[in-house]
A computed fold for a 182-nucleotide RNA, annotated as Lysine riboswitch aptamer.
């Protein structure tokens, strides 16, 4: 001084990731309420079974019809604006523990560790989920982009650009450190 490698800080990728907040459209003339017809009536209601609860005996009550009538939302997801945290930003997924929908068991939904996969954003196709031809997820696919690596060629150079071909973010750049070698 160069090289291999442990840590640690900072940063790149771009329709870049995610949390929130107002506003607007959808939702939807849908739900719910009332009437008025029509069926039940040891009925019925609450995701599903088992319990518990509410209602309840013939002018009550309960269910149901929109190709009757009045009435008349909300939430979840959407766009735009704006604030925050960021670059395994996040996203599904396995296992479990937590709280949640009346109990208990399924199953949902929130959450916290776990395993597993995916660089990154987009088109197309299926398939979930959704009120939806929106959006969001999961596969395959097809191109594109960012890194590194090899291989060619170009300038005239220890770099840069071009073309192609390949891995994966435990990666890739840059500094600084600890070990060892020369």
């Nucleotide at each position: 001084u160069g090289u291999a490698u442990u840590g640690a800080u900072a940063g790149a990728g771009g329709u870049g990731c995610g949390u929130u907040u107002u506003u607007u459209a959808u939702c939807a003339g849908u739900a719910u309420u009332c009437a008025c017809a029509g069926u039940c009536g040891c009925a019925g209601g609450u995701u599903c079974g088992g319990g518990g609860c509410c209602u309840u005996u013939a002018a009550a009550g309960a269910c149901c019809g929109u190709u009757u009538g009045a009435u008349g939302a909300a939430a979840g997801g959407a766009a735009a604006a704006g604030a925050c945290g960021c670059c395994g930003a996040a996203g599904a997924u396995u296992c479990a523990g937590c709280g949640u929908u009346c109990c208990c068991g399924a199953a949902g939904c929130g959450u916290u560790g776990u395993u597993u996969c995916u660089g990154g954003g987009g088109g197309u196709a299926u398939g979930g989920u959704a009120a939806a031809u929106a959006g969001c997820c999961a596969u395959a696919u097809c191109a594109c982009u960012g890194u590194c690596a090899c291989c060619a060629g170009u300038a005239g150079a220890u770099u840069a650009c071009u073309g192609a071909u390949g891995g994966a973010g435990u990666g890739c750049u840059a500094u600084c450190u600890g070990c060892g070698a020369u």

About this RNA:
The coordinates come from a structure-prediction model, not an experiment, and the mean pLDDT is 77. Rfam family: Lysine riboswitch aptamer. Its family is annotated with lysine biosynthetic process in the Gene Ontology. From the family's description: Riboswitches are metabolite binding domains within certain messenger RNAs that serve as precision sensors for their corresponding targets.